[in-house]
A computed fold for a 144-nucleotide RNA from uncultured Baekduia sp., annotated as c-di-AMP riboswitch aptamer (ydaO/yuaA leader). The sequence is in RNAcentral, with records from MGnify. Model confidence (mean pLDDT): 77 of 100.
């Protein structure tokens, strides 16, 4: 001077120190940026067994399979069957930006709720982490 990612900026207060033009700590407050839940209307209604009702539909109870979120990270095939191979729907980087299009190089994980959530206006609710990179560093066309 740069990258992934929402994870940045700006104002106060208060404790502490090896003392104030400084460090660490703590808890507010605004701006933005990101994310859940959450009406109407639309959409959706698993299979069983029992009971109401009894044509059917439709209620109630139980048993089976759960379900759903953040994320780019889903999903298929092998196989000598481990935390493995190969691919893929998906991202990302190649240094002014930003789109298209060609080479290249890498990801294609992890983790949370916990029995429950479709969509959602009005409300509510919550994050602002963590992790790389040091001369390394493609071209073409638009725009700017």
């Nucleotide at each position: 001077a740069g990258c992934c990612g929402a994870a940045u900026c700006c104002c106060g207060c208060c404790c502490g120190g090896u003392c104030u033009u400084c460090c660490g700590g703590g808890g507010g407050g605004g701006a933005g940026c990101g994310g859940g839940g959450g009406a109407c209307c639309c959409a959706c209604u698993g299979a069983c067994c029992g009971g109401g009702a009894c044509g059917u539909a439709c209620c109630c109870g139980g048993u089976c399979c759960g379900g759903g979120g953040c994320g780019a990270a889903u999903c298929a095939c092998g196989c000598a069957a481990g935390c493995c191979g190969u691919g893929u729907a998906g991202c990302g980087c190649c240094a002014c930006u930003u789109c298209u299009c060609u080479g290249g190089c890498g990801c294609g994980a992890g983790c949370c709720c916990g029995a429950c959530a479709g969509c959602u206006a009005a409300c509510c609710c919550c994050g602002c982490a963590g992790g790389c990179a040091c001369c390394g560093a493609a071209g073409a066309g638009a725009a700017g």

Taxonomically the source falls in Baekduia (Bacteria, Bacillati, Actinomycetota, Baekduiaceae).